[in-house]
RNA sequence: AAACCAAGAGAGUUUGAUCCCAGCUCAGGAUGAACGCUAGCGGUGCGCUUAACACAUGCAAGUCGAGCGAUCGAGCCGGACCAAUCACCCUUCGGGGUGUGCGGACCGGUGACGGAGCGGCGGACUGGUGAGUAACGCGUAGCUAACCUGCCCCCUUGACGGGGAUAACUGCUCGAAAGGGCAGCUAAUACCCGAUGUUGCUCCCGGUCGACGGACCGGUAGCCAAAGGCGGUCCUGCCGCCGCAAGGGGAGGGGGCUGCGUCCUAUUAGCUAGUUGGUAGGGUAAUGGCCUACCAAGGCGAUGAUGGGUAGCUGGUCUGAGAGGAUGGCCAGCCACAUUGGGACUGAGAUACGGCCCAGACUCCUACGGGAGGCAGCAGUGGGGAAUCUUUCGCAAUGGGCGAAAGCCUGACGGAGCGACACCGCGUGGGGGAUGAAGGCCUUCGGGUUGUAAACCCCUUUUCUGGGGGAAGAAUAAGGUCGGGAGGAAAUGCCCGUCCGAUGACGGUACCCCAGGAAUAAGCAUCGGCUAACUUCGUGCCAGCAGCCGCGGUAAGACGAAGGAUGCGAGCGUUAUCCGGAAUUACUGGGCGUAAAGGACGUCUAGGCGGCUGAGCAAGUCACCUGUGAAAGCCCUCGGCUCAACCGAGGAAUUGCGGGUGAUACUGCUCGGCUUGGGUGCAGGAGAGGGGGGUGGAACUCACAGAGUAGCGGUGGAAUGCGUAGAUACUGUGAGGUACCCCGAUGGCGAAGGCAACCCCCUGGCCUGCUACCGACGCUGACGCGUGAAAGCGUGGGGAGCGAAGGGGAUUAGAUACCCCCGUAGUCCACGCCCCAAACGAUGUUCACUUGGUGUCGGUCGCUUAGAUUGAUCGGUGCCGAAGCUAACGCGUUAAGUGAACCGCCUGGGGAGUACGGCCGCAAGGCUAAAACUCAAGAGAAUUGACGGGUCCCCGCACAAGCGGUGGAGCACGUGGUUUAAUUCGAUGCUAAACGAAAAACCUCACCUGGGCUUGACAUGCUAGUGGUAGGAACCUGAAAGGGGGACGACCCUUCCCUUCGGGGUUGGGAGCUAGCACAGGUGAUGCAUGGAUGUCGUCAGCUCGUGUCGUGGGACGUAGGGUUAAGUCCCGGAACGAGCGCAACCCCUGUCGUCAGUUGCCAGCGGGUAAUGCCGGGGACUCUGACGAGACUGCCGGUGAAUAGCCGGAGGAAGGAGGGGAUGACGUCAAGUCAUCAUGUCCCUUAUGCCCAGGGCGACACACAUGCUACAAUGGGGGGUACAAAGGGUUGCGAUCCCGCAAGGGGGAGCCAAUCCCAAAAAGCCCUCCUCAGUUCGGAUUGUGGUCUGCAACUCGACCACAUGAAGCCGGAAUCGCUAGUAAUCGCGGGUCAGCCAUACCGCGGUGAAUAUGUACUCGGGGAUUGUACACACCGCCCGUCACACCAACCGAGUGGGGGGUACCUGAAGUCGUCCGCAAGGGCGCCGAGGGUAACCUCCGCGAGGGGGGUGAAGUCGUAACAAGGUAGCCGUAGGAGAACCUGCGGCUGGAUCACCUCCUUU
Repeated sequence: AAACCAAGAGAGUUUGAUCCCAGCUCAGGAUGAACGCUAGCGGUGCGCUUAACACAUGCAAGUCGAGCGAUCGAGCCGGACCAAUCACCCUUCGGGGUGUGCGGACCGGUGACGGAGCGGCGGACUGGUGAGUAACGCGUAGCUAACCUGCCCCCUUGACGGGGAUAACUGCUCGAAAGGGCAGCUAAUACCCGAUGUUGCUCCCGGUCGACGGACCGGUAGCCAAAGGCGGUCCUGCCGCCGCAAGGGGAGGGGGCUGCGUCCUAUUAGCUAGUUGGUAGGGUAAUGGCCUACCAAGGCGAUGAUGGGUAGCUGGUCUGAGAGGAUGGCCAGCCACAUUGGGACUGAGAUACGGCCCAGACUCCUACGGGAGGCAGCAGUGGGGAAUCUUUCGCAAUGGGCGAAAGCCUGACGGAGCGACACCGCGUGGGGGAUGAAGGCCUUCGGGUUGUAAACCCCUUUUCUGGGGGAAGAAUAAGGUCGGGAGGAAAUGCCCGUCCGAUGACGGUACCCCAGGAAUAAGCAUCGGCUAACUUCGUGCCAGCAGCCGCGGUAAGACGAAGGAUGCGAGCGUUAUCCGGAAUUACUGGGCGUAAAGGACGUCUAGGCGGCUGAGCAAGUCACCUGUGAAAGCCCUCGGCUCAACCGAGGAAUUGCGGGUGAUACUGCUCGGCUUGGGUGCAGGAGAGGGGGGUGGAACUCACAGAGUAGCGGUGGAAUGCGUAGAUACUGUGAGGUACCCCGAUGGCGAAGGCAACCCCCUGGCCUGCUACCGACGCUGACGCGUGAAAGCGUGGGGAGCGAAGGGGAUUAGAUACCCCCGUAGUCCACGCCCCAAACGAUGUUCACUUGGUGUCGGUCGCUUAGAUUGAUCGGUGCCGAAGCUAACGCGUUAAGUGAACCGCCUGGGGAGUACGGCCGCAAGGCUAAAACUCAAGAGAAUUGACGGGUCCCCGCACAAGCGGUGGAGCACGUGGUUUAAUUCGAUGCUAAACGAAAAACCUCACCUGGGCUUGACAUGCUAGUGGUAGGAACCUGAAAGGGGGACGACCCUUCCCUUCGGGGUUGGGAGCUAGCACAGGUGAUGCAUGGAUGUCGUCAGCUCGUGUCGUGGGACGUAGGGUUAAGUCCCGGAACGAGCGCAACCCCUGUCGUCAGUUGCCAGCGGGUAAUGCCGGGGACUCUGACGAGACUGCCGGUGAAUAGCCGGAGGAAGGAGGGGAUGACGUCAAGUCAUCAUGUCCCUUAUGCCCAGGGCGACACACAUGCUACAAUGGGGGGUACAAAGGGUUGCGAUCCCGCAAGGGGGAGCCAAUCCCAAAAAGCCCUCCUCAGUUCGGAUUGUGGUCUGCAACUCGACCACAUGAAGCCGGAAUCGCUAGUAAUCGCGGGUCAGCCAUACCGCGGUGAAUAUGUACUCGGGGAUUGUACACACCGCCCGUCACACCAACCGAGUGGGGGGUACCUGAAGUCGUCCGCAAGGGCGCCGAGGGUAACCUCCGCGAGGGGGGUGAAGUCGUAACAAGGUAGCCGUAGGAGAACCUGCGGCUGGAUCACCUCCUUU
């Protein structure tokens, strides 16, 4: 110096989008972990969380011979003897003798080394486990004057004299064993007696003191001791040491008591008989009901007793910013336990893990008589389990027991082993190296990536292998040397210092050196978002993934694989659990109008909180000092292992508790004072406040009477019903019950529910004024008590009207409803219950503060003569609004603003306000109130849309007004269906259906049958071959295609040769052909992979943007409003100002005029000509043609409109308000249609799904639908005559005049590439005539016969002609279509396609040429505004309940099985205690007592036939309840009913749309 000075991160998921409430999920950290894949090394820690389940085996507590006796065996000493051996001597060479003898056996002694015993100390420590325990068990702070304490330390005193036994041992004996019995011998620091007795204990006396149930001091009396062993000496006397005895003190240890703290549950609310206290006694080391007797009746509990469940507690650990939350493994402290239960003994200490007794269960031994045992010590085994180690080494160190000591013992401990279980450290190489190698993967085929990565070059050697060296951990051991000290006669001994001094399990380990060589060493998870990291292939709602959201149904970055990438790394993931994020239980730090949440309302107890002022105290509070808060841990500093983990030292911290001193502002307590809170009094006031009694009129029904006649009543319309037996309507009289018109009101009163005619009686509260009195008496309020609409219940009345249930009539698919006719409970009264409502302002009560405006009710005061009015003020009740608040809506002095006090309540949705239990109730039911399971939601407010059987405004041939049709007939044509070998495919409400198809006999053609081809009918490239090559005539086969066949027989470029100059031959190449390889080909699939172009809403008037403003935001404004328009067209105004795409205009056709031009068109005038004709010359006047212009703009006038925009009328004009028509189609919608026009991704086929051919089919036919044609006739049909268009087309063509044919047509060919010629006749019309209302002279289908034309070919399957035939049909049900003017209607003409044509279709052209529109209620569609919404794939939406099926959990359940518990009684082991007997040993009896039994209960759990509901489950059934006015507004409570949602009655609510009125408010 430091240790406090710190700091909190969010994300995904509800919606079309938004904000918010709220839940779920993720990212972080941690672990005694487990599992999967993988694995080189070391260090340090940690390692049965489950069966306190059972245990084989070994070890875990012994020691002392310096307490004692004896004995056996080793060892040692002594003695005597001897074999072998050796030495010497002798020898008959066989051997003998002497000595030696470390070997052998014997005797004696010694000998605590080993075994047993007596005795002492220790086995109460250490070690294990967490079953029990919710407790003074633990933690913390205290108390013990209510206690104990072996060994250790200090002090005082003593240790004298005796005695009798007993084990071991010996003998006999019982038993299988375990283990005994009897007799005999013996010792002690074993045991006993006596003496002494400071002290101690007890009684008594006196004194001092105190915290007053005691402490200390003095005195008298009584009682209680002992043991020796070893050593030294000047040797029987002393001394020393270790022991011994009686005491005092200390240290350490322990017992007891107390304050405070210590989990969940009230669906456990009452518990308690030794219970609470007292007295006496017993017991204990000691207090105490600890125990006993007696007495009293207490004690505990909402501040949670008692009961139930769970749990060893703490230091600490994990997490967290913290506060907290979770946890208690290792280490440390305490407690409890030792197979289960009980018990005592011994001892200083135990009610004793490795002691004893008894009982139970279990295991083992047994000779069946009886015995033995307790790993929750260390290892280890079985078992259980997802899961947790070696039957290791050593006492070298640390510590413990015994011993004087050596030493012995020590599974404590120190080490090693196993395990990536955790933390920490190291390595698997470093540098260079681009043609960016190969391979892999991807590719747009260019390339990219893996990737400096590799190879290759240079270097290093931690690790590894081999070799060598090599610690620290070990020293005050014992003992000894030297020196010093106390004591002693001296010595031993004792104390201090110095030097010497044996001992290492780990382990030849750590570490160091040398050599070798990149050598021995990388995986795991992930890559849709959260969340760092992307592609390909496979798969095809399959297989699978998934923490949440969610992926997968043929192009999957989400499955599986691969390549690549990212993260971490000897690990990585997963699972489980805890904290965090989560302010998601909110102390710090949340909420309750509508999201979950204010009690239905009042009153009150406990409790909580409390006005102004003075004094005292000091409990809370604050300051300082002090004790404690064990160590370890966390933190800081320093140090030791190479670093780190780890370890050591010192400090800080330990937020707590105790003690002392002080402060007194605030709170508190005590004592005073005050008046403003509150209350009282006096004087006034308003009121549907409550209870009781009485009275009244209107209406209604009934009865009677009168009068009167055929209906009444009821509805959307009806019917049931009533009525000729006289109803209804009318009049009169009477009876009965109910409710009180007008006044009447956002009015008044009440705590709420609620309260309404009038009068009387009783009664509660409120307001105003005055300021006389009391003096904080106040606020809130768990529990309790009371009140509490309607419905409902009980008893008794009453009963007019209404009216659940019920009956009938309607409606309807049904109608258990809505509507109608009846109608019972009930509604009414009295008394007693019930106690729930949308009991709502969805807003608890009280107090204070904070801009305003305007109504209204009740007072008072002022001005005023009075009143009206007006000003002020108090109290209530409305509306609008400032600040502020709010998620928004909204609230806003009557707060949802700002504060204070107290209470109640909430914590995701469903299950469920349900089950069980309890309480209440006559019942119905109410109050209290879960869990399993299941989901990722659920809710609120607001936004944009869409929708409404909501509202308003506007438009459209949308309706209406009209005209003509369709739907009926026949036929044509398309479609569906059916059929078929095939009837190819597509299009399917509007927006498919005379559509693709502007032409299906073949072809087309995609389909079917059959026959063929295989590099192919067609394209490109490569390889090889090939001049008798390519081509290919006859001929054969065949339906054709095709297959054979092969006469004849080439082309282009080039080399060379020959030549009659025509050409021929030859070389190489090309083309072609043949064979083969790439590939072609596909009307095969996917229009839900696409491009393109198209339809529709809709030629509807809309759709947007920039900036700005408002809003948290989605969004809004702009684009709402007032006018106007065909129009978001324009104008006014305005938080908007501008702009874009649309509208309009610009374009085309047409209507008028002009100019220019004038052939093929035209012909007025001039000329010529004809039978006639612009026929000719000519002309440009006219028509026309076709190019350019003009013209129309609300420009002018009047009216209207506030004004403008505009509108109406008029003038002029060919045309008038867009002149008519066309082209033109905003942002977008429908996964609209089209892969079969075309293009195209992907997939599929490849001697076929390709290609060729013949025939068939697309043309079928019981039916159904769409679109058309022709008709049904006289406005017509037939016949004859006659007139007038436009627009088109024509050379493979149109084809005239003419001739033939009844005709279709044929022959023929003029003219025309077209304002010239042709098609070409227009038709309706007009004129004349016939028909006369009929299935016809209407209608023309059908059929027959004969023809014509096209074409290779008209059978399936063409058109046309002629003759004959002559069907249905007489104007069309429900329904439905088109059209507003040159339109509808009607009439014909042309064109495309095309050989022809099934065209009545389509596209055009002109001729004739109407009617009607009052208008916007209704239908359809569209635009705008507004409103409701539970819809947002948007009403073809959403969604409810029964029933049926499957699965799941919980509940009830006749019963059944088990656990726990207390109570009563019976029995009762061991044992303490008491008592009796006995000299004693011992025995008898008694109390208590584990255990066992019996009985009735309480409680918990399991199983359970069956039962009721609940939840979940892509496509089941029935209906349609809710969301819009949801088609009967919905909902709440209650009651009845009903397949179901539900319906109905009564009361209530708005969280109801719409319209009208009233009131209030705002603006003017």

Overview:
Predicted 3D model of a 1564-nucleotide RNA (small-subunit ribosomal RNA) from a Fidelibacterota bacterium. Taxonomically the source falls in Fidelibacterota (Bacteria, Pseudomonadati).